[in-house]
RNA sequence: UCCACGAAAGGGCAAACCCGUCGAGAGGCGGGGACGCAAAGCCAGGGGCCUCGUCGAGAGGUGGCCCGGUUGCCGAA
Numbered sequence: 001u002c003c004a005c006g007a008a009a010g011g012g013c014a015a016a017c018c019c020g021u022c023g024a025g026a027g028g029c030g031g032g033g034a035c036g037c038a039a040a041g042c043c044a045g046g047g048g049c050c051u052c053g054u055c056g057a058g059a060g061g062u063g064g065c066c067c068g069g070u071u072g073c074c075g076a077a
Base pairs, nucleotide, nucleotide: 005075006074012037013036017032018031019030020029021028022027035064041070042069043068045067046066047065048062049061050060051059052058
């Protein structure tokens, strides 16, 4: 230095809920708020789930459902 790993330290993010706002909706954004998180940073590639669509085809959402990709702080055992 790197990989694995996850003690400590410095910190970081922010569930539910409330308010405002955007959206047909799932849901997104901002503020408050913390259930939790070692990637709860980013990516919709695969699967699942959710929404729209009479059904189908299709379109959209969810990365804090799982897998995968990619980048990163610190450095005990």

c-di-GMP-I riboswitch aptamer from a bacterium, 77 nucleotides, folded computationally. The sequence was found by an Rfam model in a public genome assembly. Its mean pLDDT, the model's own confidence on a scale to 100, is 88.